[in-house]
RNA sequence: CCUGAAUAAGGGCAAACUUAGUGAAAGCUAUGGACGCAAUGCCACGGGUCUAAGGCAUUAUGAGUGCUAAGACAACCGGGUUGCCAGC
Repeated sequence: CCUGAAUAAGGGCAAACUUAGUGAAAGCUAUGGACGCAAUGCCACGGGUCUAAGGCAUUAUGAGUGCUAAGACAACCGGGUUGCCAGC
């Protein structure tokens, strides 16, 4: 490198939901929780998805509506990168 994650060992992470904080929102952080996970470690590079504050359009104005990522998601897929154990 490859194969596996067992009726093996030491462990690790933590979905939904709760509470608090944060943010325009999506979401994130902490807390309890445990659906699951052998990369469910890390990186938004390609695709995808979510949000739409600001911007643009619409409008007499406002509201509303539409478009838009510079905001997010690594537990959607691919790619990159690092890594525990066992087998070979």